[in-house]
A computed fold for a 119-nucleotide RNA from a Chloroflexota bacterium, annotated as SAM riboswitch aptamer (S box leader).

Parts: sequence; C1' cells; structure tokens
RNA sequence: CUCUUAUCAAGAGAGGCGGAGGGCCCGGCCCGAUGAAGCCCGGCAACCGGUCGUAACGGCCCAAGCGGUCGUCGAUGCGGUGCCAAUUCCGGCGAGCAUGUGUGCUCGGCAGAUGAGAG
Repeated sequence: CUCUUAUCAAGAGAGGCGGAGGGCCCGGCCCGAUGAAGCCCGGCAACCGGUCGUAACGGCCCAAGCGGUCGUCGAUGCGGUGCCAAUUCCGGCGAGCAUGUGUGCUCGGCAGAUGAGAG
C1' cells in the first nucleotide's frame, strides 16, 4: 500500500508541558489565547490475546464417568491496539416519500476511521 470482514446514535479530567492551529478530502458549519496540534499523566470502551466462570445450547473426544475439550455466553481489564467537542459534526452519488420549491425525512452507496485476518 492492496484485499477480506466486523463495528461506527453510547462512553471518557475544571491535570502538567506546549504554544496556533484543528475537525481526512471538497463545500458548509463549527472548535480554538476563557488556549489548537503534539507529548505526558488520567480516563473510556472491550475488537484481538490471556486468565477465571460456565446454568443452558451446539461441535468433537471418550477408558462412557455427576468425564474431557472447543465454541456460544458472562466476568476481569493482565497483555496488544483503539478512542476521549458536535451521529463518522452535516452534506458531497443514487432511490423513495413529503414540500410553503428553499428544502426536509428515510434507505442504500462512495469516502473515511478502528479492530481482526490475508497478500
């Protein structure tokens, strides 16, 4: 960098350093010296792994045992990521519905983000 797949309406400090930017892109609209990015601490969540549990259900094993093991499920938050304004801030392409013709609503798609797996 490309591909596959799951998720994206919840959640997260009135701390320290730092100094002007930030919200991917475009258009909006916002946030920001009552301090942006970034770094540290803190926190949130629970995708992957670990550990523990395991009533029930399913698979497999069985020397057949109130047996073993794996998965579903639950807990933990130990390890690996991630995240901590606004729905992924809203729209950007298409369809449907409504309309006071400006637009509004719903669904799908594109793009993006994150995890896991593959090349």

Taxonomically the source falls in Chloroflexota (Bacteria, Bacillati).